[in-house]
RNA sequence: GUUCGAAAGGGCAAACCCGCGGUAACGCGGGGACGCAAAGCCAACGGGGCCUGCGAGGAGCAGGUCGGCCGGGUUGCCGAAA
Numbered sequence: 001g002u003u004c005g006a007a008a009g010g011g012c013a014a015a016c017c018c019g020c021g022g023u024a025a026c027g028c029g030g031g032g033a034c035g036c037a038a039a040g041c042c043a044a045c046g047g048g049g050c051c052u053g054c055g056a057g058g059a060g061c062a063g064g065u066c067g068g069c070c071g072g073g074u075u076g077c078c079g080a081a082a
Base pairs, nucleotide, nucleotide: 003082004079005078011036012035016031017030018029019028020027021026034068040074041073042072045071046070047069048066049065050064051063052062053061054060
């Protein structure tokens, strides 16, 4: 240094509730913790879920949403064992 994940100090915040925004998926703020070593960032890298419009409630096309669905990219805290 890399893999890795003990300890310590910190960090984030699912469901749910309240307020606001959005047709919606969902987002933002507050409360709240199920979890998380990238649960930081990227949806103009790929796959996938979801919403909306058209379509026939299909196939499909278009637009959107989710990075806490997965892979990938990128940046990054600490330092035991192995």

The prediction has a mean pLDDT of 86. This is a predicted structure of an 82-nucleotide RNA (c-di-GMP-I-UAU riboswitch aptamer) from Candidatus Tepidifontimicrobium thermophilum. The model forms 95% of the base pairs in the Rfam consensus. The sequence was found by an Rfam model in a public genome assembly. It matches the Rfam family "c-di-GMP-I-UAU riboswitch aptamer". On this family, see Weinberg et al., Proc Natl Acad Sci U S A 2017: "Bioinformatic analysis of riboswitch structures uncovers variant classes with altered ligand specificity". Its family is annotated with cyclic-di-GMP binding in the Gene Ontology.